[in-house]
RNA sequence: AGAGUUUGAUCAUGGCUCAGAUUGAACGCUGGCGGCAGGCCUAACACAUGCAAGUCGAGCGGAAACGAGUUAUCUGAACCUUCGGGGAUGCUACCAGGCGUCGAGCGGCGGACGGGUGAGUAAUGCUUGGGUAUCUGCUUUUGUGUGGGGGAUAACAGUUGGAAACGACUGCUAAUACCGCAUGAUUUCUACGGAACAAAGGAGGCCUUCUUGAAAGCUAUCGCGAUAGGAUGAGCCCAAGUGGGAUUAGCUAGUUGGUAAGGUAAUGGCUUACCAAGGCGACGAUCCCUAGCUGGUCUGAGAGGAUGAUCAGCCACACUGGAACUGAGACACGGUCCAGACUCCUACGGGAGGCAGCAGUGGGGAAUAUUGCACAAUGGGCGCAAGCCUGAUGCAGCCAUGCCGCGUGUGUGAAGAAGGCUUUCGGGUUGUAAAGCACUUUCAGUUGGGAGGAAAAGUUAUAGUUUAAUACGAUAUAGCCGUGACGUUACCAACAGAAGAAGCACCGGCUAACUCCGUGCCAGCAGCCGCGGUAAUACGGAGGGUGCAAGCGUUAAUCGGAAUUACUGGGCGUAAAGCGCUCGUAGGCGGUUUGUUAAGUCGGAUGUGAAAGCCCCGGGCUCAACCUCGGAACCGCAUUUUGAACUGGCAGACUAGAGUCUUGUAGAGGGGGGUGGAAUUUCAGGUGUAGCGGUGAAAUGCGUAGAGAUCUGAAGGAAUACCGGUGGCGAAGGCGGCCCCCUGGACAAAGACUGACGCUCAGAUGCGAAAGCGUGGGGAGCAAACAGGAUUAGAUACCCUGGUAGUCCACGCCGUAAACGAUGUCUACUUGGAGGUUGUGGCCUUGAGCCGUGGCUUUCGGAGCUAACGCGUUAAGUAGACCGCCUGGGGAGUACGGUCGCAAGAUUAAAACUCAAAGGAAUUGACGGGGACCCGCACAAGCGGUGGAGCAUGUGGUUUAAUUCGAUACAACGCGAAGAACCUUACCUGCCCUUGACAUUGACAGAAUCCUGUAGAGAUACGGGAGUGCUUCGGCCUGGAAAACAGGUGCUGCAUGGCUGUCGUCAGCUCGUGUCGUGAGAUGUUUGGUUAAGUCCAGCAACGAGCGCAACCCUUGUCCUUAGUUGCCAGCACGUAAUGGUGGGAACUCUAGGGAGACUGCCGGUGACAAACCGGAGGAAGGUGGGGACGACGUCAAGUCAUCAUGGCCCUUAUGGGCAGGGCUACACACGUGCUACAAUGGCGAAUACAGAGGGUUGCCAGCCAGCAAUGGUGCGCUAAUCCCUUAAAGCUCGUCGUAGUCCGGAUUGGAGUCUGCAACUCGACUCCAUGAAGUCGGAAUCGCUAGUAAUCGCGAAUCAGAAUGUCGCGGUGAGUACGUUCCCGGGUCUUGUACACACCGCCCGUCACACCAUGGAAGUAGGUUGCACCAGAAGUAGGUAGUCUAACCCUCGGGAGGACGCUUACCACGGUGUGGCUUAUGACUGGGGUGAAGUCGUAACAAGGUAGCC
Repeated sequence: AGAGUUUGAUCAUGGCUCAGAUUGAACGCUGGCGGCAGGCCUAACACAUGCAAGUCGAGCGGAAACGAGUUAUCUGAACCUUCGGGGAUGCUACCAGGCGUCGAGCGGCGGACGGGUGAGUAAUGCUUGGGUAUCUGCUUUUGUGUGGGGGAUAACAGUUGGAAACGACUGCUAAUACCGCAUGAUUUCUACGGAACAAAGGAGGCCUUCUUGAAAGCUAUCGCGAUAGGAUGAGCCCAAGUGGGAUUAGCUAGUUGGUAAGGUAAUGGCUUACCAAGGCGACGAUCCCUAGCUGGUCUGAGAGGAUGAUCAGCCACACUGGAACUGAGACACGGUCCAGACUCCUACGGGAGGCAGCAGUGGGGAAUAUUGCACAAUGGGCGCAAGCCUGAUGCAGCCAUGCCGCGUGUGUGAAGAAGGCUUUCGGGUUGUAAAGCACUUUCAGUUGGGAGGAAAAGUUAUAGUUUAAUACGAUAUAGCCGUGACGUUACCAACAGAAGAAGCACCGGCUAACUCCGUGCCAGCAGCCGCGGUAAUACGGAGGGUGCAAGCGUUAAUCGGAAUUACUGGGCGUAAAGCGCUCGUAGGCGGUUUGUUAAGUCGGAUGUGAAAGCCCCGGGCUCAACCUCGGAACCGCAUUUUGAACUGGCAGACUAGAGUCUUGUAGAGGGGGGUGGAAUUUCAGGUGUAGCGGUGAAAUGCGUAGAGAUCUGAAGGAAUACCGGUGGCGAAGGCGGCCCCCUGGACAAAGACUGACGCUCAGAUGCGAAAGCGUGGGGAGCAAACAGGAUUAGAUACCCUGGUAGUCCACGCCGUAAACGAUGUCUACUUGGAGGUUGUGGCCUUGAGCCGUGGCUUUCGGAGCUAACGCGUUAAGUAGACCGCCUGGGGAGUACGGUCGCAAGAUUAAAACUCAAAGGAAUUGACGGGGACCCGCACAAGCGGUGGAGCAUGUGGUUUAAUUCGAUACAACGCGAAGAACCUUACCUGCCCUUGACAUUGACAGAAUCCUGUAGAGAUACGGGAGUGCUUCGGCCUGGAAAACAGGUGCUGCAUGGCUGUCGUCAGCUCGUGUCGUGAGAUGUUUGGUUAAGUCCAGCAACGAGCGCAACCCUUGUCCUUAGUUGCCAGCACGUAAUGGUGGGAACUCUAGGGAGACUGCCGGUGACAAACCGGAGGAAGGUGGGGACGACGUCAAGUCAUCAUGGCCCUUAUGGGCAGGGCUACACACGUGCUACAAUGGCGAAUACAGAGGGUUGCCAGCCAGCAAUGGUGCGCUAAUCCCUUAAAGCUCGUCGUAGUCCGGAUUGGAGUCUGCAACUCGACUCCAUGAAGUCGGAAUCGCUAGUAAUCGCGAAUCAGAAUGUCGCGGUGAGUACGUUCCCGGGUCUUGUACACACCGCCCGUCACACCAUGGAAGUAGGUUGCACCAGAAGUAGGUAGUCUAACCCUCGGGAGGACGCUUACCACGGUGUGGCUUAUGACUGGGGUGAAGUCGUAACAAGGUAGCC
């Protein structure tokens, strides 16, 4: 620090996701040790049991328990015994509180601290900083007082009620309990005279008097009272800060203020009475939801964001609600009273309780510990103290919950062991890893030793201090005694032995790490993208690897990355986003200049910002975590002070902003009134006759009752042709004949005046197209709805004929539009060109002139900006001011609520749920019922066919035991198959074989081979006979047995190679360098010509090159040359009936070698001085001469695993191998390709002429003979320019047939044969005789062909024993037509649109049906919360008081003062009634929405999407 993911690719926008850090965590797997921390986040749910707050006898009366001890009386145990006694300093009882102590009680202090929890609380809280009208127990300082009296009451005793809890009455008693009196500095009150208000003693020591003991005095000490300060703690007030919601906009009646009084420790409406009518609020009151706040913690570069466990500060609470009492302090966690809910006890009358203290239990939950030890330390309460209490605290236990540290061994060790995994079978890897050898012993274990945490207290002595004092007390020093829960402590040493100690996740990319097997869109994985449909690095297992490590992963959560809420630090033309437009309030911002002020602002100082934490320097635990000292920091707040540039305030001045005045200018600016012509329609009349109208074509409609056409007249409404224009005006919407009236704004030119009066603008206000609504008019044309006619599969549309609202007017609503420049308003600045429009100045030469200067507007473009497109002085540039708006797509501009509206609806405006995209610009393709250009037997022009018939052949289908398999749009279908009777053969049935029919390896035996028999359908089985190897010594051949293995036309052509088809012999496809672009890409290759051609030329930011084109190759057409047998024969010669038959020849033909020739080379024209084209000459051939071979980059997962090869999978007594028979030849049918025909350009008969190219020894076969013939017999020649196949046929000549199912046609069938072959039944070809079917030129549709071509005629060959109408070749005869490129098909180039990229066989919309999900409405129903009104009124406090009672004080003794109880008034909790608000859950039914496998119906959108689309 970034990365993945939208696309075919790109840039940008934008969301989603990941890598990091963290946690009071939980879950899964695993788990050695130690240190330091942490540990109910949920039910503020309910709690059994124990403990958590007591203490003081030095306050008091006392003595239930325990102990020591004194005294007295009584008794005399066991055991021993001398029987006396010992035991016995014993036991027991009693006495005196005398002592140590102490239950209960009175009294004092403390239970307001400590400990827990976070329910409530958005301010009565907290944080920071101020303020004061206050209080403050214990503590500290100063000075002072502590005198003298009184009356009660617990305990106790007695009686008594109750189950208990707890009481009642009578009687006794004490105090540091209670109450007067005295004194009273201070304090308070005051009528300034004065008045009022305190206290308590205890214990130690010394001394005196009387002497069982008591009293007085002195002393120091602990207390007590009043006062003045301090400290500490607390109360109250103020300012600023401290969540969300405006779908909460108004709230408030003690409310706001005043006066008076009351109340409080104290200010104050805190309370009451009276008076006034205020107070709060858009700088967010009120209401609702959520929440303890802070120091801090986590994260982050920071700013921020999230959070508030542990520790610390503050607050609040203590079962729920209310209340006060006591007290220094509480409205009180372990106090009281009342009400409520719950639990428990009960004798049913009544009582008791409050773990959000520590443990612990149940429950809830994903989840959080022991009913431990100790007061040894630190701290707290009480006490003079010893001490007691202390679940505070210190420790221990449990838990990998976190952080930190250590270990699980170290060195050596290659035969690179075995095993595992993998393999191309060679190996590789695990891997120095192990084993082995040599060492070490941390930790754990055993044994032994062993700090520190401890300071005290007590006691003794001494010293000074206090004091009268050598007491006491406190202080210091020394000695003695002596306190540890943890604790088997930390630590140290010894012993033994590698001994006891490694897992988890991941390995497709992001992201470090790869192979095999299994599985086969299944099982599963997944954070995102995505993997899995038979070769999965993505699932599961294994081997190996990577990462971390006593942990590792997952889940949850926070921050980060995210500049994805943008203060730092974003945007708004098209991606989300400028309000439709003006005016304008609050607010924000504001020209020049002078003075002043000091709010903002800058600097200094002071206070504060608790400690802990973070950071830094040190220190202590062996290190670290951890602990600790000091510092820094805490960026803040407050006070004070200095400065005065800038902003602000105040005062003054100015004119450049803004405005006013004058004179003009242009204009569909607005409102009202009047008026004109053209046209449509209707009506009336005339003329006139059969159609009109309408469309792609029609029909509906109108018309013989007279339409349409035409003429005349009239009526009525609406709109204003031409001018008219990226012309004008207006804020926008918008505005168009002409004239008049009223009226707004803009601009120009000159001056004069005001003097910042300005800009923007939340809310508010006004304007605001069309449609729509209300009321009343109007209604010609047009025209939603509607009707009819067409179109169509349908057509609720497009087209046509009609036609109502509406469109028009007046008044009133509505308030929205793709209200658009998709661009808010204002101001300033920044190169230019060309226009339009409207002013104005100057000059002269007076012009359609020139030079200037303003306003508005259009277009092109520079810098700059932009993702690009584009914008570009009218900015989307550079800056400033203010407002509005955006934050992924869908759900949704929807629901609910509010506001507005007559309604339609508008405005404001969510969530659940769902997806990983949605969207922008540009690029390359592809496509278009887009455009331009060009080509092709593509169409057209022609010729001949197919489609109809019969047959042949192939295919589909069907059938079958099998009808083997493949090919199957063009590009399968006379295709693989250049040839299925057996074989082939792969299929079926049956019979057999199992190392096999075939290959390799090693061993053994031996020959091999030939003849032959029996059984069988055969394979085969069993026999007989002959024979008893060859060899170069390597081996060859055969056999049986066993193992590795063979074998497979089994599957996958979607795992492949190779080969092939196709677009297409179409002219294309690319590269290097350069240039342009952020980039994908572009350029080149486009453009203008030209060509068969990306062929060539020219131009050009391109210059070159490659694969294709062409040429080079073969063949054919002309000539030359060389050669001359088997070919040829002109001339010479011989010979024949005839024949190159013979001698000979080398001229010709021919054969086959080599050459020549054709190149737009020449001429003319056109063209751009080009390329090239047109015409011509010459030439055998002319513009590629004809034909062939040759097929660019690529496309179709095209075809082929059955030619072959091959990965993987499958079969292995069978899916392999052998054999016989059958099948591939079936047959209601459909299609393709052919043959033969339908006839006279013909058939038949007779006669007769002319090829080329091939083939032949298992062959071609002459000739002759036989047969009607197929053919047979015999047999010459030929291994071929020699012989044979071999008669070419159409043609030509003659004859016949005469338009007929025929002398056409030959299918079919019967009979007889021939040939091949082991064998013609299924199932061959041919011959002869007989038979003589359909068919008379073929519907829709469709195919081939442009010249030696089509058509037509025959010949040959391959395959092959035999078996072509097929295929491949060969020659003979030999046409017609092409105007042309509009259309069909295919292709090429350029351009355009695109929502397509699997690329139009694309994409995609909506209803309906089904399933699931969340949500709105809904008669209602059930909760929660809250407002208002009323009822009610416990306990308590305050007030009142006729009742009852009453110790202290006063008294005249009667009583009074005061008090208590009771009653009552006010306030008030619970509770209740009624009526509203808000909110939650649920609800028959219902609405839309979302998501789902391949459902249904159509085809709305994307191309001109087939009616341009959209709002």